Molecule: transfer RNA
Organism: Deltaproteobacteria bacterium
């Protein structure tokens, strides 16, 4: 250099146009003599980036940026 996949909470993912979630972790609080396990509530997200399409964009289209994987 060419073509392919990925990027969403601290970690690991799902979500194929109109509500941005889940598990674990974190915090409170019950529970226990105490920790752990269990229960219940809570916090954490410019959805890489910038532009386009659209009444509307994580989602569709380019560009870029990082990891990756295969070809030369």
């Nucleotide at each position: 250099g060419g073509g392919c996949g990925a990027u969403u909470a601290a970690c690991u993912c799902a979500g194929u146009g109109g509500g941005a979630g889940a598990g674990u972790g974190c915090c409170a609080u019950c529970c226990u003599c105490a920790c752990a396990c269990g229960g219940u509530g809570g916090a954490a997200g410019u959805c890489g980036a910038c532009a386009g399409u659209u009444c509307g964009a994580a989602u569709c289209u380019g560009u870029c940026a990082u990891c990756g994987c295969c070809c030369a």